A computed fold for a 1458-nucleotide RNA from an uncultured bacterium, annotated as small-subunit ribosomal RNA.
[in-house]
RNA sequence: AGAGUUUGAUCAUGGCUCAGGAUGAACGCUGGCGGCGUGCCUAAGGUAUGCAAGUCGAACGUCUAGCUUGCUAGGCGUGGCAAACGGCUGAGUAACGCGUUGGUACCCUCCCUCUAGUCAAGGAUAACCACCCGAAAGGGUGAACAAUCCUGGAUGUAGUCUUCGGAUUAAAGGCUUCGGCCGCUAGAGGACGGACCUGCGUCUUAUCAGGUAGUUGGUGAGGUAAAGGCUCACCAAGCCGAUGACGGGUAACUGGUCUGAGAGGAUGAUCAGUCAGACUGGGACUGCGACACGGCCCAGACUCCUACGGGUGGCAGCAAUUAGGAAUCUUGCGCAAUGGGGGAAACCCUGACGCAGCGACGCCGCGUGGUGGAUGAAGGCUCUAGGGUCGUAAACACCUUUUGUGAGUGAAUAAGUUCUGAAGGUAACUCACGAAUAAGCACCUUCUAACUACGUGCCAGAAGAAUCGGUGAUGCGUAGGGUGCAAGCGUUAUCCGGAUUUACUGGGCAUAAAGAGACGCGUAGGCGUUUUAGCAAGUCUAUGGUGCAAUCUUACAGCUUAACUGUAAAACUGCUAUAGAAACUGCUUUAAUCGAGUCAGAUAGGGGAGAGGAGAAUUCCUGGUGGAGCGGUGAAAUGCGUUGAUAUCAGGAGGAGUACCAAUGGCGAAGGCACCUCUCUGGAUCUCGACUGACGCUAAGGCUCGAAAGCGUGGGUAGCAAAACGGAUUAGAUACCCGUGUAGUCCACGCCGUAAACGAUCCCUACUAGAUGUUUGUCACUGGUACAAUCUUUAACUUCGGUUGAAUUUUGUCUAGAGAUGAGUGUCACAGCAAAUGCAUUAAGUAGGGCGCCUGGGGAGUACGGCCGCAAGGCUAAAACUCAAAGGAAUUGACGGGGACCCGCACAAGCAGUGGAGCGCUUGGUUUAAUUCGAUGCUAAGCGAAGAACCUUACCAGGGUUUGAACUGUAGCUGUGCCUCUUUGGAAACUUAGAGGGUCUUAGAGAAUGCUACAGAGGUGCUGCAUGGCUGUCGUCAGCUCGUGCCGUGAGGUGUACGGUUAAGUCCGGUAACGAGCGCAACCCCUAUCCCGUGUUAUAAUUUCUCGGGAGACUGCCAAGCCAAAACGUGGAGGAAGGUGGGGACGACGUCUAGUCAUCAUAGCCCUUACGUCCUGGGCUACACGAGCGCUACAAUGGUCGGUACAACGGGUAGCCAAACAGUAAUGUGGAGCUAAUCCCAUAAAACCGAUCCCAGUUCGGAUUGUCGGCUGAAAUUCGCCGGCAUGAAGUCGGAAUUGCUAGUAAUCGUGGAUCAGCAUGCCGCGGUGAAUACGUUCUCGGGUCUUGUACACACCGCCUGUCAAGUCACGGAAGUCGGCACUACCUGACGUCUCAUCAUAAGAUGGGCCUAAGGUAUGGUUGGCGACCAGGGCUAAGUCGUAACAAGGUAGCCGUA
Repeated sequence: AGAGUUUGAUCAUGGCUCAGGAUGAACGCUGGCGGCGUGCCUAAGGUAUGCAAGUCGAACGUCUAGCUUGCUAGGCGUGGCAAACGGCUGAGUAACGCGUUGGUACCCUCCCUCUAGUCAAGGAUAACCACCCGAAAGGGUGAACAAUCCUGGAUGUAGUCUUCGGAUUAAAGGCUUCGGCCGCUAGAGGACGGACCUGCGUCUUAUCAGGUAGUUGGUGAGGUAAAGGCUCACCAAGCCGAUGACGGGUAACUGGUCUGAGAGGAUGAUCAGUCAGACUGGGACUGCGACACGGCCCAGACUCCUACGGGUGGCAGCAAUUAGGAAUCUUGCGCAAUGGGGGAAACCCUGACGCAGCGACGCCGCGUGGUGGAUGAAGGCUCUAGGGUCGUAAACACCUUUUGUGAGUGAAUAAGUUCUGAAGGUAACUCACGAAUAAGCACCUUCUAACUACGUGCCAGAAGAAUCGGUGAUGCGUAGGGUGCAAGCGUUAUCCGGAUUUACUGGGCAUAAAGAGACGCGUAGGCGUUUUAGCAAGUCUAUGGUGCAAUCUUACAGCUUAACUGUAAAACUGCUAUAGAAACUGCUUUAAUCGAGUCAGAUAGGGGAGAGGAGAAUUCCUGGUGGAGCGGUGAAAUGCGUUGAUAUCAGGAGGAGUACCAAUGGCGAAGGCACCUCUCUGGAUCUCGACUGACGCUAAGGCUCGAAAGCGUGGGUAGCAAAACGGAUUAGAUACCCGUGUAGUCCACGCCGUAAACGAUCCCUACUAGAUGUUUGUCACUGGUACAAUCUUUAACUUCGGUUGAAUUUUGUCUAGAGAUGAGUGUCACAGCAAAUGCAUUAAGUAGGGCGCCUGGGGAGUACGGCCGCAAGGCUAAAACUCAAAGGAAUUGACGGGGACCCGCACAAGCAGUGGAGCGCUUGGUUUAAUUCGAUGCUAAGCGAAGAACCUUACCAGGGUUUGAACUGUAGCUGUGCCUCUUUGGAAACUUAGAGGGUCUUAGAGAAUGCUACAGAGGUGCUGCAUGGCUGUCGUCAGCUCGUGCCGUGAGGUGUACGGUUAAGUCCGGUAACGAGCGCAACCCCUAUCCCGUGUUAUAAUUUCUCGGGAGACUGCCAAGCCAAAACGUGGAGGAAGGUGGGGACGACGUCUAGUCAUCAUAGCCCUUACGUCCUGGGCUACACGAGCGCUACAAUGGUCGGUACAACGGGUAGCCAAACAGUAAUGUGGAGCUAAUCCCAUAAAACCGAUCCCAGUUCGGAUUGUCGGCUGAAAUUCGCCGGCAUGAAGUCGGAAUUGCUAGUAAUCGUGGAUCAGCAUGCCGCGGUGAAUACGUUCUCGGGUCUUGUACACACCGCCUGUCAAGUCACGGAAGUCGGCACUACCUGACGUCUCAUCAUAAGAUGGGCCUAAGGUAUGGUUGGCGACCAGGGCUAAGUCGUAACAAGGUAGCCGUA
């Protein structure tokens, strides 16, 4: 100090999560020792038992015991002091309670100092005794007696009161060593402690906005230690409050503690200070002090005892117990120390305290051994089988003894010369023994240090977040190994941090959350120009006081160290007092003018309100003309029309709105404002001067305005038009389209108060480069001449008045131009800013002032409450719950029923087909013992298979076999294998018996064979989603990238975009790019022409031909074209061939998790007398049916018959097979030739020439069936091919749809080959004959480039929304019901203070009154629990219905309203 997580990737926004520290902790696993701390956070619930406050005989009386007879000890009471401290707890309390500062109208026993006294009398009473009551607790009556008990008297320093004369008020003695000491009374002072007042500070809520009648003040009285409405009587009507009163919720406060760099945030255990409480509520008494934890009275709840009459108690003291709870200790020892009470003292008391016990609860320290030790033992794990690792780890050798066990010595704490130690025979020291007694927990995908194996198989499980797990899981479980910490380690909970994620330090608001619709007016508040003087509140300086101690920090010191502790310093950032300063802020004051405003003169304007007027158009009405349609749509229909529409002409009525001008032009605060004229009226700008003299800016609350829709009342209604109706469209169509049509739209008055009310950009002031428009002022200048006036000159005419004209001077109005300067309003652009887009003097820049608003998404702008409204609804405004994202800008792709350009047998133009028939083949399905397996849109389906009768064969049935059918090694045995024939059993595999032939060698158990055993073989078993290799497809499409540079925060871009051109990212031009690579092209092969060489074979020969080599074609030449120029295209010449001549091989980065584990190879898993292997037979050839690819046809461009021509590529010795002969033929016989340019296969067919058929289910077509033959092969039944004769189905050109092909191509004709014993309509080749058409790119499909939109990125086969249905969760409403809390009114009213009356010798007793706890009645208030049912919301792998949004999302979307 940061990191993970939104995305394909990026930047920023923003939340969630993690790493750190801490704890009075708890839980899980584990556990050696010691020191110091610490331990009911929950039920302020209830408590058995013991103890926690007594003491004094030197205040007094009395009783008892012991004896040494005057001593000692003890008891009971009277009296004094203490019990108000100490100890515990945190319920209440939001308060002068606490903290801090200051103050006074007060008190103060004991203590200290000082002053003055302490005289003389009297009285009662407890204990005790007697009697009585009661179960008990306890009580009563009578008699006696003492005091430091009580009473009055004297004195009175002094105090108090005072009318200043005076009045009034005390005391207690005890002891003594006789020195005195301890007391008592009154007063003064001090100290300590307390009381009261006070400035400031002290949580949350405005969905709490008004509160208050002793309330605020006064006068008087009472009361108190004392001020005071503290209480009362009277008078006045005040007092508090948006700087938050009153009310609700929560909470003891502080020093401090934890965290943090700090500022802060959280917290208030232990220790210390204060407060409050003592079963709950109330009350007083005593006392210096209490309204009193271990006192009293009353009421209430609870507990216990009881003889039922009545009594008793209060652990929030120490232990302990029960309950609650995740959870918190011993019914211990001692007063030795410290401290407290009493006492003169000794001493007594002290669960305060000092110690010990229990708990790893925390902090700190120590240990569980050290050194050497390699054949790197055994064993575990793993492995590529070699090894690696645990690992110097162990064993083993030597050493040490902290700890442990045993033994010995043995403190300090004691202060007080003696005595006194609970802890404790403890700490510490010494000796002996012996490695002996002592290691776990969590983690190992990333964050985050640390990896492998096995098991599991979206299961079991993990998880803080992201996520992991669906057969190779470093993420689950186990093991080995490793990492971290260590007597602990993890988990959970909580707080701070990280989080600058509430931002004072230190954030934001155009688009991410966020500028209120206008801030138009304006209150409080905040902020405010220049100047003079004064003051000193803020501010600054110095000094004083205080800021308890402890804590924290620093230094030193003490326990062996540390924790812990001691001493000192610093600090305590605060408050307060005094003195000083006067710059700034403030206050008072003196002036000023630049801010602001007023006056004057001009200017522009759809600014507002009212009144009047105008024409065009629509509709309707009347009349004329006219005569069949009109209207409407993508196409239609509804509708209107012969009762005369539409169209057209004339006239009239009525309502609403104002074309052109018209414009990122004008005005207004915004909403908004547009025909013309008039009246009234608001604001703005400019110019020159005068005036006022800071009068200003902003603005919470407040007031006002505020589109459309909507509401109320009354009008009005032409057009348009929610709702509604009808017609279409559609699967549906409550829509889009069409025809009608009511509210409404209009007016007046009154409400409503919201909009994507937007520049998504609050107002004011100042400053900071420019360029270019536009609106409207002002200034000076130049020009124009239009007009008017004017100076001077002059021409014509003249009625001499003048008129007209020309030139000229000046001025004004108008107008044009360029310039300067204001005020608005646009565009572009620098610096700067910004996440980017962008903004940029009209800021989103730089600063200042003020206001408003935001803090993850959803739930929700919703619920409840309040205010407003006639209603609709508006304003204000949550929570539970839920998710890990939601959102912004930009990037690359992909996509679009977006755009532009281009290409392709893509369409179009053509030719021939498929789809219909029969048959063949393949496939799906079905069937079967098996119908082996794979391939499945294009890119499977005459595909793997270039050929299933057995074999093949992988499938099924049955029969065999188990080191095996094939392979290798080791060990042992055997000792010749081998070939031919016969033979038993058997379906065969296999097996029995025998005969014959031949027989390696170096003579060795060498080699080989066979048998046995062990290693190991074997598998067409699974995973093509573990893989290699190979292949398909986009696509022979023109693309895909890199280096350096440049641009961008970045993803990325540029290069590769643009203009031309090309088959082409082909080439050219241009260019922040310059180059390069893989692709394209070329290089390779075949072919077309020619040349050279060659010559087995072919030919009679020229020659053809074969093989080898070469030439040729390159836009090279010409012409015009294009353009800036080029590339290039068009035409031409020549040429066999012309613009890549034709064809082939060749397939970029990549996509499809494409195909193949059954070609082969290969990882993992699985089988091992079987999922291996051998054999016989069957199956792969099944058959209601669907699909694909083909063959043959439907005929006359034909069939049949006869005759006559012309090829090429190939193949052949287990072969091709000639001639000749036989057979109708398949074929047979035959044997020549040929290891092939020699021989054979081998007749090419279509074509051509004749003949016949005559349009028909035929002389077309050949399926099917019968029968007879042939060939191959052990074998032809399942299941081959061919031939003869006979039979002669369907079919007459094929629906929707769909395929191929652009030239030697399609079509058509034959022919060869591979596989192969045999089997070809398939496949791969070969040649013969040989067309038609292409206007063109609108459309379909596919592809490429650029651009645009996007909420898509698994990428449109995408994304995504609402109702309904199901489950579940929390919440709202709700008839009601049950509680809590606080108040109001009234009733009743204990104890008790005070008061009054009566009684009484004092003390006191009785009764009344005021107040009053508890209780009751009644009305409302507030808050909570439950609640049938109702409403919406969230969440939940695969539900239903549609498709609203994202692309022009197929009707652009969205906002407000109905």

The sequence is in RNAcentral, with records from ENA, Greengenes and SILVA.